[in-house]
RNA sequence: GGGUUUGAUCCUGGCCCAGGACUAACGCUGGCGGCGUGCCUUAGGCAUGCAAGUGGAACGACCCUGAGAGCAAUCGAAGGGAAGUCGCGAACGGCUGAGUAAUAGAUAGGAAUCUACCCCUUGGUGGAGAAUACCCAUCCGAAAGGAUGGUUAAUACUGCAUAAGAUCCGAGGAUGAAAGGGCAUAACUGCCCGCCGAUGGAUGAGCCUAUCUCCUAUCAGCUUGUUGGUAGGGUAAAAGCCUACCAAGGCUAUGACGGGUAGGGGACGUGAGAGCGUGACCCCCCAGAAGGGAACUGAGAUACGGUCCUUACACCUACGGGUGGCAGCAACCGGGAAUCGUGCGCAAUGGACGAAAGUCUGACGCCGCGACGCCGCGUGGAGGAUGAAGGCCUUAGGGUUGUAAACUCCUUUUGCCACAAGGGAGACCUUGUGGAGAAUAAGCACCCGCUAACUACGUGCCAGCAGCUGCGGUAAUACGUAGGGUGCGAGCGUUGUCCGGAUUUAUUGGGCGUAAAGAGUCUGUAGGUGGUCUAGAAAGUCACUUUUCAAAUACCGAGGCUUAACUUCGGAAAGGGAGGUGAUACUGCUAGACUUGAAGAGUGCAGGGGCUACUGGAACUUGUGGUGUAGGGGUGAAAUCCGUUGAUAUCACAAGGAACUCCAAGGGCGAAGGCGGGUAGCUGGGCACUAUUUGACACUGAGAGACGAAAGCUAGGGUAGCGAGAGGGAUUAGAGACCCCUGUAGUCCUAGCCGUAAACUAUGCUCGCUAGCUGGUUGCAAUUUAUUGUGGCUGGCGUAAGCUAACGCGUUAAGCGAGCCGCCUGGGGAGUACGAUCGCAAGAUUAAAACUCAAAGGAAUUGACGGGAAUCUGCACAACCAGUGGAUUAUGUGGUUUAAUUCGAGACGAACCGAAGAACCUUACCUGGACUUGACAUCCUGAUGACAACUCUAGAGAUAGAGUCUUUCAAUAUUUUAUUGAACAUCAGUGACAGGUCUGCAUGGCCGUCGUCAGCUCGAGUCGUGGGAUGUACCCUUAAGUGGGGUAUCGAGCGCAACCCUUGCUGCAUGUUGAAUAUUCAUGCGGGACUGCCCCGCUUAGCGGGGAGGAAGGAGAGGAUGACGUCAGGUCAGCAUGGCCCUUAUGUCCAGGGCUACACACAUAAUACAAUGGGGAGGACAAUGGGUUGCCAAACCGUAAGGUGGAGCUAAUCCCACAAACCUCCUCUCAGUGGGGAUUGAGGGCUGCAAUUCGCCCUCAUGAACGCGGAAUUGGUAGUAAUCGCGAAUCAGCUAAGUCGCGGUGAAUACGUUCCCAGAUUUUGUACACACCGCCCAUCAAGUUAGUGAAGUUGGGGGUACCCGAACACCUAGUGAUUAGGUGGAAGGUAAAUCCAGCGACAAGAAUUAAGUUGUAACAAGGUA
Repeated sequence: GGGUUUGAUCCUGGCCCAGGACUAACGCUGGCGGCGUGCCUUAGGCAUGCAAGUGGAACGACCCUGAGAGCAAUCGAAGGGAAGUCGCGAACGGCUGAGUAAUAGAUAGGAAUCUACCCCUUGGUGGAGAAUACCCAUCCGAAAGGAUGGUUAAUACUGCAUAAGAUCCGAGGAUGAAAGGGCAUAACUGCCCGCCGAUGGAUGAGCCUAUCUCCUAUCAGCUUGUUGGUAGGGUAAAAGCCUACCAAGGCUAUGACGGGUAGGGGACGUGAGAGCGUGACCCCCCAGAAGGGAACUGAGAUACGGUCCUUACACCUACGGGUGGCAGCAACCGGGAAUCGUGCGCAAUGGACGAAAGUCUGACGCCGCGACGCCGCGUGGAGGAUGAAGGCCUUAGGGUUGUAAACUCCUUUUGCCACAAGGGAGACCUUGUGGAGAAUAAGCACCCGCUAACUACGUGCCAGCAGCUGCGGUAAUACGUAGGGUGCGAGCGUUGUCCGGAUUUAUUGGGCGUAAAGAGUCUGUAGGUGGUCUAGAAAGUCACUUUUCAAAUACCGAGGCUUAACUUCGGAAAGGGAGGUGAUACUGCUAGACUUGAAGAGUGCAGGGGCUACUGGAACUUGUGGUGUAGGGGUGAAAUCCGUUGAUAUCACAAGGAACUCCAAGGGCGAAGGCGGGUAGCUGGGCACUAUUUGACACUGAGAGACGAAAGCUAGGGUAGCGAGAGGGAUUAGAGACCCCUGUAGUCCUAGCCGUAAACUAUGCUCGCUAGCUGGUUGCAAUUUAUUGUGGCUGGCGUAAGCUAACGCGUUAAGCGAGCCGCCUGGGGAGUACGAUCGCAAGAUUAAAACUCAAAGGAAUUGACGGGAAUCUGCACAACCAGUGGAUUAUGUGGUUUAAUUCGAGACGAACCGAAGAACCUUACCUGGACUUGACAUCCUGAUGACAACUCUAGAGAUAGAGUCUUUCAAUAUUUUAUUGAACAUCAGUGACAGGUCUGCAUGGCCGUCGUCAGCUCGAGUCGUGGGAUGUACCCUUAAGUGGGGUAUCGAGCGCAACCCUUGCUGCAUGUUGAAUAUUCAUGCGGGACUGCCCCGCUUAGCGGGGAGGAAGGAGAGGAUGACGUCAGGUCAGCAUGGCCCUUAUGUCCAGGGCUACACACAUAAUACAAUGGGGAGGACAAUGGGUUGCCAAACCGUAAGGUGGAGCUAAUCCCACAAACCUCCUCUCAGUGGGGAUUGAGGGCUGCAAUUCGCCCUCAUGAACGCGGAAUUGGUAGUAAUCGCGAAUCAGCUAAGUCGCGGUGAAUACGUUCCCAGAUUUUGUACACACCGCCCAUCAAGUUAGUGAAGUUGGGGGUACCCGAACACCUAGUGAUUAGGUGGAAGGUAAAUCCAGCGACAAGAAUUAAGUUGUAACAAGGUA
């Protein structure tokens, strides 16, 4: 810096990512070289070999060679070997990190010490003696090894002499040393290496002090040699280092003691830095050498490759006894994710010994193995377009792979071959020359976003991916594969760890009103901080200087390897420690002064401040008595309850307990909790004035102490009212609640405990500074006497500045600063477990982890919602009329049934809907029979010349067979006719294809709905960090975001309205089939209505109310017209269309059946239940429409449906076509009736190939339910409802009682907006945003997981007491001799506690898990805030 909480926003806050680094490991891959590096795990065990020896110039003997001498035995120069004595070394070098939190390390100092070899200086080195190894002899033992006797040397050992210096001292003195060897010389002697004493140095080592050095307080007290002193001992050396005695000290909140973890540093990684993390390789220090203990030798060790003892382990054994220690180099086993060769050499560097030569050296130098890391090089370079082939994609045109390849020319690093030179102990390395040859050499990860890089196929919440958000449920750039691309490259990814990003522990550099976070309050200890002036000193501070902080590393500059990595040389800074010199502003210190901070004094003032005692009235309840009678009480409504044994009501008296009306005010007091009738006593605090006293006495405050509502606890009282728990009555599906009736603890008092609250201003205390306005309360002063000034406390506003994420705060700060304290660091687990402290208990305080999630959260925004509020509208309610729901029938739907009962539509907004016509067809469904380029379209090849139509046969038909019938045009040759070509048609074949009612959640188009509701937006400006707001909010008004006023807004768009159609009045013109004429009528063009006029009201404008005129009055009535959008609304089965699926079938044809089934349920209609009626007779008045495959007149036949008939009409002409309700007369007389017509029987008519499943109509007969319909519910505000008929589309016919239209007759009612429903605007709340059909809680049931407790059990750690007691040390005695006794002493054993850890039946909670159970606690007034 980015991703991730949200619909969006800002903030808080966590999680995650991009970078760098590894002693790494794993996966895939792998050409070369250089330089580095390589058991992080079992300080587990180790076969084998090597890793420390050397000196003959310290010593004697022995062995070998042997110059030479000798007759020989033999002697023997010189050289070599090797055991032993002796000297030096072995305490270095090498390895490891177990232990260790200080006995260590780093830095800076110190004094009471030692130091072999080395250096400087100084002095000496004389003379004696006794042994012993080796060797020889004998002996023991399996071995390892040992015993006895004898012999011998020294630079081995012991005395004597000497003593500068040293030590002791009684100051006279005493003690105390040495070693020789080699060379040269004839010898004296000289030189060299040694030896002894001493001073000094260098080096190394020991000791002491200060500072720094991890986590834990859920470790708070630790300590008896402990702290100091005296004396003694002891050490190289100071010291309780040790012992005896004396004193009682010492350490600790600046963290003792305990527990856990850990070698420390130079440095290394990261980071801008401050820091944080690490302690591999290299260097320094420490510690260790199988576990534990101990001393010896020595200059040096408590000794890795020495000794003794013990323990464990292993090996040998003749069972008696012995031997061993790879955390040296290799190697082996084991462990583990994991870490190499039983290599070569002492040539170089270094070390031991030696005079030297030299010997030894797994230190070291080299080689080998491992891409483990860093660095370098290569896998070719240039040209090369038909942009080849192949792959992939494609809109089928092309694109891409891609100059990539092929091909041409060139080069030769690395590798290969050959040769030569140089270096090296060698292995081998280096360099050069020549040759062939593009040859021997590329992978890994990723491609949704963060994050560079996209397409196709497969898969279909599967398989899988995933660092985080998250992908996958049929079009996946997120899975798998391919093509392409991106990044890095002999490597690339993954995993693990560390730093960074993370200002996410904040010193640099954060916070605490609401996000996590101010302790409930005060007093006060330590600590921190502290007013003004002067002087001193110089601790902090500052400057300069000296020294130190090893080297290496890091930085800078040079140099060497071809470069780089690597390495060599030189240089310097910052910072730390110590010393010195100087400065003195500030802080601290010392001394002196001051008054403003603080405290005191005097005089006043206000107050429910606290404690104690006494006391008052009203109300209430109870008791007694009186009056009085049937109810009272309680609720939404009731009931439980009280009452005729007299309640409630009312009067009188008495008793009791608790609380204090009015005053009373967001008014007062108190630190907070809190405090209210009155009086008295005791007592705390505050404020003002005076300027009187002290003179910084102050602020804060870890621990600590005190106070601390309510509830609760203990003991004793008290108990009127109220009232947890409990009982009863209601409510309810239930009601463990809300409501009601009772009522126990408690509430009250005394004494004690508890110590918590949303103990809140969610705001710690103190001090200073920074415009105001307006109240309350309580003082003081002045005057002009109702004002002004000046203090304390306490409210409101909201402003300037400022702050804040915003809300908001704003002199009572959340502003600007200072001081001190407390607290926070993602959500859950959890304020929980364990431990501890306190408590009688309840519990409180302190306070984790495992595990789990990617969020949890704050403020504000826009919506949506509310059993929130306000305003308004609507046949929404109300008023009125007629219905539905009951009956029968029709139609649709569900359900059921069925071979099939095709499919779709499902609250409003599905249900006489798609369907404006299911007997066949339709038809998509079922059964059966058939076809396969197909019923239909285009293309290709071949054949034929027809096909169609008609007839016959078989068949249920499709279909099959037979027959009748039989092309067109052009060219050529020509007699018919034949050939060729073209067109058309049929048949056959082939494959492309046709065909298909799957997905409305892939779509287009169309439609429904909110809703004909008044809304929905934009540009610029302005406000806001932003989402957004403003405009479009306020007032009036409207049917209307309609109009007006006002206005940080000014304008605009889609909607509203208007323009369009019909209708109502009227003028003119024209007009057939209408008309005698005028009219009516039809058509066209006009007029008319605009609050234009008058009155009133409000507010000017505009609007509203009333009136006149008018056919019509404030939109005259009706229609068409449907904003941005919502519902993944409906439709793939009207059509179109992406994708998927079928292809002798899911396609196509045919016959029959089904869509018409039927216990039932729902929806919509028709007809009724009758007298406002039924029946009969007579009479009157419409409009819209339709008609040639048609409407069909007159006339005749039939009871009728209908038939015959055929005039007229392509329609203002003819026909359908008599409208009905209505009017008049007659009849019926309240009945299941002459109401009602269902159902059924018989007989007919019509359409049509066909009327059985399954059509309509007529006549006769039959004559069901039904007497106005429960809960509930629908439509309608005027030419409307109601009622009456007529027409049309579809259509052969019809199930139409449906739908769409037409006219006739023609009402009632609206007080009004409380309520139901729907909608609009504003406001409010919200934990909702898939938006309340939302969200969400708890128990129970199931699975999984990790912790806690737990009877017990197992293991480990550190101590305590006792027993035993090795080596070794000391003491006593003693000896020829570690010989006897004692004290200490490792390991071991016993005992009781303690701490830590493992397992644990079972138990209680926690977390988590697409669709479990029960309720509905929270979010809206969440339905009881």